[in-house]
RNA sequence: CCGGUAGGUAAGGCUACCGCAAGGAUACGGGUUGCUGCCGCAAAGUCGUGGAGACACGAUUCGCUGGUUGGAACAGGUGAUAUCGAACCGAAAGGUGUCACUUAACGCAAUUUCACUGCCUUGCGAUGCUAAAGCUUGAACGGUGGG
Numbered sequence: 001c002c003g004g005u006a007g008g009u010a011a012g013g014c015u016a017c018c019g020c021a022a023g024g025a026u027a028c029g030g031g032u033u034g035c036u037g038c039c040g041c042a043a044a045g046u047c048g049u050g051g052a053g054a055c056a057c058g059a060u061u062c063g064c065u066g067g068u069u070g071g072a073a074c075a076g077g078u079g080a081u082a083u084c085g086a087a088c089c090g091a092a093a094g095g096u097g098u099c100a101c102u103u104a105a106c107g108c109a110a111u112u113u114c115a116c117u118g119c120c121u122u123g124c125g126a127u128g129c130u131a132a133a134g135c136u137u138g139a140a141c142g143g144u145g146g147g
Stems, first nucleotide, its partner, number of pairs: 001147002003141001005093001007136003012130003018125007029114001030112006036105001037068003040064002045060006076102009
């Protein structure tokens, strides 16, 4: 001296809203809206946990044009596995990808031109989001091991 999860860019992943195409369900039903309950996300600050550090995760919380017939663009949970975190091998909290399973009243009221481009599924495009694959890079800080 070689780090790097501030930031930027971006492989990969997702797609509520918008457009196109194909298929499907629907009258004790479907769609839309409102209310109550529940699930989820969540700024700043504070607290706790992990780390050498960068920083990360959790709790609390203003709030949310979110969801609740099945997980939701951002955004649930569990397990397996790959990769990153991680400068020989190994190695934290965790991030991302793949596969499988799973879960929040099938509530109440109103409304409706209902077999529809309203709803659902699939594909494509656009848009937006995510990104600790990679690349680039600032401040402060920086352990084991190696060169």